[in-house]
RNA sequence: UAAGUAGACUAAGUAAUCGUAAGUAGAGAUUGAAUCUCUACUUGAGGAAAGUCCGAGCUCCAUAGAGCAGGGUGCUGGGUAACACUCAGCCAAAGUGAUUUGCGGGAAAGUGCCACAGAGAGUAUACCGCCUACUGUAAAGUAGGUAAGGGUGAAAGGGUGCGGUAAGAGCGCACCGGGGGUCUGGUGACAGACACCGCAUGGUAAACCCCGCCUGGAGCAAGACCAAAUAGGGGGAGGUUAAGGGCUGCUCGUCCAUCUUCUCGGGUUAGGUCGCUUGAGGUAGUAGGUAACUACUACCCUAGAUAGAUGAUUACUUUAAAUGACAGAACUCGGCUUACAGGUCUGCUUAUUUG
Numbered sequence: 001u002a003a004g005u006a007g008a009c010u011a012a013g014u015a016a017u018c019g020u021a022a023g024u025a026g027a028g029a030u031u032g033a034a035u036c037u038c039u040a041c042u043u044g045a046g047g048a049a050a051g052u053c054c055g056a057g058c059u060c061c062a063u064a065g066a067g068c069a070g071g072g073u074g075c076u077g078g079g080u081a082a083c084a085c086u087c088a089g090c091c092a093a094a095g096u097g098a099u100u101u102g103c104g105g106g107a108a109a110g111u112g113c114c115a116c117a118g119a120g121a122g123u124a125u126a127c128c129g130c131c132u133a134c135u136g137u138a139a140a141g142u143a144g145g146u147a148a149g150g151g152u153g154a155a156a157g158g159g160u161g162c163g164g165u166a167a168g169a170g171c172g173c174a175c176c177g178g179g180g181g182u183c184u185g186g187u188g189a190c191a192g193a194c195a196c197c198g199c200a201u202g203g204u205a206a207a208c209c210c211c212g213c214c215u216g217g218a219g220c221a222a223g224a225c226c227a228a229a230u231a232g233g234g235g236g237a238g239g240u241u242a243a244g245g246g247c248u249g250c251u252c253g254u255c256c257a258u259c260u261u262c263u264c265g266g267g268u269u270a271g272g273u274c275g276c277u278u279g280a281g282g283u284a285g286u287a288g289g290u291a292a293c294u295a296c297u298a299c300c301c302u303a304g305a306u307a308g309a310u311g312a313u314u315a316c317u318u319u320a321a322a323u324g325a326c327a328g329a330a331c332u333c334g335g336c337u338u339a340c341a342g343g344u345c346u347g348c349u350u351a352u353u354u355g
Stems, first nucleotide, its partner, number of pairs: 001351010012317007020044010046326001050337002053335005058219004065252004070215005075089005090104001091102004105210002110208002112204003127150002129146007158176006177199001178197002181194005223274004233264006244256004281300008
């Protein structure tokens, strides 16, 4: 210098003028309250507010359970309110590497699948070939042995080499691989060492399944309160130690109950208030921890609209840039995923050049 890789930050700031929503304070009008007007001050869309994919807080299902189903998850140890998130490791794969990814339990519980090609795709084979014997003038044929060589295939059932054999074959040996065993290290997943065993019915569970762990349902349009209005109406069927209803998709269990169900007709249904923002909150420092994070101390309060505010103009500033990208809160928070114009900074890796 170029390329790559992992992360952090920004996506404006200050001032003035006008306008606007909430809150606080004061004054005035009306006056029973509510309500309205004016003045001053404070605050006022995001890193993803998006997706609605996970996890919770919170609310309701009157109360407390058990089992099944269903769903999720899947190496080990931590963090967290919790999680499929996250941190640190182990193993495997990709990459020269920094690093990234994870479909990471089980194939000897069972079932299924492995198309086509090929002789044969699982307790699966002999197509070509090789060797031996016999027949034959020869070409070739018959019988036996073989799975080392070739072919087909994604994959042919351990690999390489040496010996051995009629030709071969873990048939034997060496190394690698595999199996279980012992020891050492580690909390553990695992790693290493040693000796033994010729070891051998493949692969696939992001196929069904088995196993371990976790798991009520619905959701702020949840829900609570106030106000207002009507016709406490008419008819049918069923029940009274029960039907029925709720918890719960099912079963058990448990609770409620003089009602349950069908139908005709009428009232309310764009009313108001709360929920609604003080939080598993933010910032800074110290201590602990490899880290995620935890504890303590100090300081701070930063949108809560309800047909929907958070804006416009001017001027200046900047170690780089400036309203342009992606794009607007609607109960809140922790994550994940996706989109993204313009920039800034840091660590590490590779290549080249120079000193």
Bacterial RNase P class A from Selenihalanaerobacter shriftii, 355 nucleotides, folded computationally. Its Rfam family is "Bacterial RNase P class A". The family's RNA type in Rfam is ribozyme. About the family: Ribonuclease P (RNase P) is a ubiquitous endoribonuclease, found in archaea, bacteria and eukarya as well as chloroplasts and mitochondria.